[in-house]
Context: one part of a larger RNA
RNA sequence: CUCGAGGUAAGGGAAAUCGGCAAGUUAGCCCUGUAUCUUUGGUAUAAGGGGUCCCUGCGGUGGUGUUCGUAUGAGCGCGAUUGCAGGGGACACUAACAAGGCCGGCUGGACUGUUUAACAAAAACAUAACUGACUGCUAGCCAUAAAUGGUGUGUAUAGUCAGCGAGUCGUGGCCACUGCCAGUAUCUGAAAGCUUGUUUCAACGGGCCAAAGGACUGGUGUAGGCCGGAGGUAUCCGUAACCUUCUUAAGGUAGCGUAAUUCCUUGUCAUUUAAUUGGUGACGUGCAUGAUGGAUUAACUAGGUCGGCGCUGUCCCUACCCGAGACCUUGUGAAUAUUCUUUCCUGGUGUAGAGGCCAGGGACUUCCAGUGGGUUGCGAAGACCCCAGGAGCUUUACUGUAGUCUGUUGUUGCUGUACGCGUAGUGUUGUGUAGAGUAGGUGGGAGACGUCGAUGGAGGGCAGAAAUGUUUUCCGGAGUCAUUGAUGAAACACCACCCUUCACUGUUUGUACAGCUAACCUUUAGAGGGACAGCGAUUGAUGGGCAGUUUGGCUGGGGUGGUACGCCCGCGAAAAAAUAUCACGGGCGCCUAAUGGUUACCUCAUCCGGUUUAGAACUCCGGAGUUGAGUGCAAUGGCAAAAGGUAGCCUUACCGGAAACCGAAAAAUAAGGUUUGCGGUCUCGAAAGAGAGGCAUAGCGAUCCUCACUGCUCUUUUGUUGAGAGCGUGAGACGGCAGAAAAGUUACCCUGGGGAUAACAGGCUUGUCGCGCUCGAGCGUUCAUAGCGACGGCGCGGCUUGGUACCUCGAUGUCGGCUCUUCCUAUCCUGGCGGUGCAUAAGCUGCCAAGGGUGCAGGUGUCCACUGAUUAAAAGGGAUCGUGAGCUGGGUUCAGAACGUCGUGAGCCAGUUCUGUUGUUAACUACUGGAAGCGUUUGGCGCUUGAGUGGAAGCAAGCAUUAGUACGAGAGGAACAUGCUUGCGUGGCCUCUGGUUUACCAGUCAUCCGACAGGGUGCCGCUGGGCAGCUACGCCAUAAUUGGGAUAAGAGCUGAAAGCAUCUAAGCUCGAAGCCUUCCGCAAGACGAAGCGCCAUUAUUAGGUUCCCCGUAGAACACGGGUUUGAUAGAGUUGGGGUGUAAGCACCAAGGUAACGAGGUGUUCAGCCCGCGACCACUAAGA
Repeated sequence: CUCGAGGUAAGGGAAAUCGGCAAGUUAGCCCUGUAUCUUUGGUAUAAGGGGUCCCUGCGGUGGUGUUCGUAUGAGCGCGAUUGCAGGGGACACUAACAAGGCCGGCUGGACUGUUUAACAAAAACAUAACUGACUGCUAGCCAUAAAUGGUGUGUAUAGUCAGCGAGUCGUGGCCACUGCCAGUAUCUGAAAGCUUGUUUCAACGGGCCAAAGGACUGGUGUAGGCCGGAGGUAUCCGUAACCUUCUUAAGGUAGCGUAAUUCCUUGUCAUUUAAUUGGUGACGUGCAUGAUGGAUUAACUAGGUCGGCGCUGUCCCUACCCGAGACCUUGUGAAUAUUCUUUCCUGGUGUAGAGGCCAGGGACUUCCAGUGGGUUGCGAAGACCCCAGGAGCUUUACUGUAGUCUGUUGUUGCUGUACGCGUAGUGUUGUGUAGAGUAGGUGGGAGACGUCGAUGGAGGGCAGAAAUGUUUUCCGGAGUCAUUGAUGAAACACCACCCUUCACUGUUUGUACAGCUAACCUUUAGAGGGACAGCGAUUGAUGGGCAGUUUGGCUGGGGUGGUACGCCCGCGAAAAAAUAUCACGGGCGCCUAAUGGUUACCUCAUCCGGUUUAGAACUCCGGAGUUGAGUGCAAUGGCAAAAGGUAGCCUUACCGGAAACCGAAAAAUAAGGUUUGCGGUCUCGAAAGAGAGGCAUAGCGAUCCUCACUGCUCUUUUGUUGAGAGCGUGAGACGGCAGAAAAGUUACCCUGGGGAUAACAGGCUUGUCGCGCUCGAGCGUUCAUAGCGACGGCGCGGCUUGGUACCUCGAUGUCGGCUCUUCCUAUCCUGGCGGUGCAUAAGCUGCCAAGGGUGCAGGUGUCCACUGAUUAAAAGGGAUCGUGAGCUGGGUUCAGAACGUCGUGAGCCAGUUCUGUUGUUAACUACUGGAAGCGUUUGGCGCUUGAGUGGAAGCAAGCAUUAGUACGAGAGGAACAUGCUUGCGUGGCCUCUGGUUUACCAGUCAUCCGACAGGGUGCCGCUGGGCAGCUACGCCAUAAUUGGGAUAAGAGCUGAAAGCAUCUAAGCUCGAAGCCUUCCGCAAGACGAAGCGCCAUUAUUAGGUUCCCCGUAGAACACGGGUUUGAUAGAGUUGGGGUGUAAGCACCAAGGUAACGAGGUGUUCAGCCCGCGACCACUAAGA
């Protein structure tokens, strides 16, 4: 020095600190006594008081044994429990151990409970209560590929899922969006089926039918969620019950509110305090409260927060003690770490922070114990940041998919009803006009029908608008119709075929409904369900439940912003070309059938003069007019019988194929663009010629795919008006523009890299910041400069904030505090001076000066800032924003959780809030101390000098005298000098005071050694004392007139340059707490190794050491004392000191018949003990 479930501390008592962390206080039992609030249970051991031991006696209540011939009793005992009284001793009677500190606010969560094994115990989770959703059992939910299983051998008072979270009071508005539920005439909607087209068939296309789903309609908030703005107005001001207006699905209700939510903010007021960024109560202007639960609540809480009482070493301010280490000796014996090294400091340099380079300085060699400043120490290929790659999670990213819903189909059968399609059969229907008339078409046809009841009549049915047709029943009882004629396009009876309408029957098939049983399923074996379900195949819908992926680039880090990502012009650009930046200034992603081609003609802008006119810049006339106009569009370059303007005629705004150039980087290169020829065909022009769009330079896009156009080639076929493929030309877009099909989040994160790139620190810079200088407009009654000083100018510093990206990402620990040291001065105080708008006093201002000092509290994590009371003053800064291998860990900055804002969500926030592991045995160097060796020119012993070095060893104040003096009208009111005292600092000491005192003495509790005596253990058991030692809270010193020397600012002398003046130039004198000394330490390794004195002189020398006894010394070592010529240590005796009167014995003692008896008195200032003194050689220092 470190550690310890260690001990104790006077006075103060939280002043310590983020915070009473830690420690301490309290404590058991009995009696007493208990507020507030309350869900009446509680709070409550509330709080606060008193008692508690030993002995003796007298009782009470149970139990139990025994004796007695009077048994319901009495006597004698044992043991438990309890009451009262008397006596006794202590500092102390739950004497040790064990054993709540308490109270009052606020906040969160109701409560008991659960949780991140190993950094989070919480406000998070759970919970009862409440609410909603699904579910009738072959259920719902869950697991599984399936079989099957769980819930459950349960059955809606049940099970599952979700929200909220006891109780009390209340639970507002919105259904527009999203979700869910229900409905659905119509629309949409796949396969299958039906149908149709393509000459047939097939593929394919169209249509019909049409499920779920969607559109659509409605409902639903204890579903996801959401719940406005502007202007004006009242008789002070202010405010706005009121009004207007925009707007919404609705515009936040009750409550609460600077809050776990409030940025501004330390809001304002009150209260608490000496002082409060804290706490509480209010207010409400709620950045961004609110029924996604609000408000309030007794009880509970290792939750968070504030205050008070008690208590204390948390602190003022530290000290002492005990134990284990450390240290020394012996034995045994790791790990970490290790490029090299002959391993100093300062300054500089340098990849910008050097033991190793440069310069200067320092430094004999080695060891031991310590401390942790450095080795950008060690540990871990930085977790922050960026880049690249992954992974987890989310979703209205992209693409899929399990599941679910759904149509069709197979397993899959029978029957009926209704309505359809198709088909077969029977029957039926058919009105232009004319015609007796209801003439379907064509053909055949001269007869057909009729007592088996015709024509006719009556009634009914069917069709129809009607006429009428048709059919049936009855009457009736024998003819009726056709041919012919008329009409007409067609002529009629009857028969055959066919068309149209309708009806019926049979049959195939479809849809809907119903029934059946035999597949199939369940089964309690009774039966139940049933062609459904289930299972298989297929169709569509839904589908972050699950999966695979994507989620640009540039960038003075990244993100946000921007687009500097394809092009054009100017400048930058440094007079060839080329040339960068998120440099500067601007444009493009078109337009145009004329704004094109050609030929001809013309000249603009502007100005002057004139005419005209009511007037006139504009029209007209004349003149001047080198480009100032115009050019489709930016800029530059260009352009005058034109590249500008006007008119005529036209379409070269053509086709084909070359070459060169730009695009275009070392090489290579696409699209695109430009230019020049050639061939073809045209236009204009008399011609020469011009023309391949526009005065030039921007106006753009590959492959695949699709489409359009034109012709041709190929495949398929015997055959192609078919289908498919290809060649050619063009259109459709990728603007991230040489062109992927693509959203987020990660603080739960991971890997590889980067100092190619950010955050801290350093470097550079210094706009900003701080501090000066200069100029002097003005202020200062007058007067620039006592004191101030605008607008400007010039610097310094490297503390602020920036810029930069140079060192460090195989890691340099980040704010503040504590601790400790040193430096700077731009000086706050103290010292010395000048000026003053300096009478004094007190100030203001400047100069010199860094020796010393610069403090204590309140709230806040704070630095800062604010506040309180002091003070001579409470100065500012640097040292890796000094200092985490020194501490702390309150803040920030991991993982948990909550609020508010944002986001659909995962999540996020220089917003808030509660919680949350601080590793390391020191190798080198450095420093603080302690030793050894060698050197110092023979070896020693003793005493000095002082080069050098360290120190602040002092600094400051108050009071008194000077002196109520100087000064001043007064009020007020100094100084030089002297004395005393105090504070802080420093050094030493232990007489006193105090602390400690685990040497010691005494008291006392529990227990053990049977009792006594004497002891052990229980923190030294606890308690009361306490010598030495060590200590501060105690005492002493800090003295000397302190002086001397040299100076600073400043004050002067003499004195020129400059006949004067001048403190200066030569010279001289003063002048400060500052400098050098005087004073106190260390000091000859001071290599310049010093000096003086003495001893020894080659020897059994001088001297010293080991060893031995020791301590004024001490980790080891060293140092000091002693060693028989001796008091060095021990023992003994004695003195002194501590404690407080030992044991034994005697007597007394409340009582009790007695036995007994706590205790008291005497013997006894006793006994016990001593790290102290003296005496004494008994022991050991012999050899």

The prediction has a mean pLDDT of 82.
The part of an RNA shown here (large-subunit ribosomal RNA, half B) has 1183 nucleotides and comes from a Nanobdellota archaeon.
Rfam family: Archaeal large subunit ribosomal RNA. The family has 91 seed sequences and 2,955 matches in Rfam 15.1.
It was read from a public genome assembly.
Lineage of the source: Archaea > Nanobdellati > Nanobdellota.